[in-house]
RNA sequence: CCGUGACAAGGGCAAACCCGCCGAAAGGCGGGGACGCAAAGCCUCCGGUCUAAGGGAUUCGGUCCUAAGACAGCGGGGUUGCCGGU
Numbered sequence: 001c002c003g004u005g006a007c008a009a010g011g012g013c014a015a016a017c018c019c020g021c022c023g024a025a026a027g028g029c030g031g032g033g034a035c036g037c038a039a040a041g042c043c044u045c046c047g048g049u050c051u052a053a054g055g056g057a058u059u060c061g062g063u064c065c066u067a068a069g070a071c072a073g074c075g076g077g078g079u080u081g082c083c084g085g086u
Base pairs, nucleotide, nucleotide: 005083012037013036017032018031019030020029021028022027035073041079042078043077045076046075047074048071049070050069054066055065056064057063058062
């Protein structure tokens, strides 16, 4: 340096839920809180999933379709990083 991930060390992040705020919603942000995570650091390029304001359709106080919205803690991919047992 590459690979690799322990009956190590120092640590890191933070699910559900609660409170406040933003949003039409999915969801996001902050605080609390830990289900878990060796990249659960970062990035929507690919697939997937969620929502449907707006738009369209319709058998119309309803229903259906639609992402350029959302999910990086759905997977693939790109990129950066701590430790160093085998």
A computed fold for an 86-nucleotide RNA from a Gammaproteobacteria bacterium, annotated as c-di-GMP-I riboswitch aptamer. Its mean pLDDT, the model's own confidence on a scale to 100, is 86. Rfam family: c-di-GMP-I riboswitch aptamer. Its family is annotated with cyclic-di-GMP binding in the Gene Ontology. The sequence was found by an Rfam model in a public genome assembly.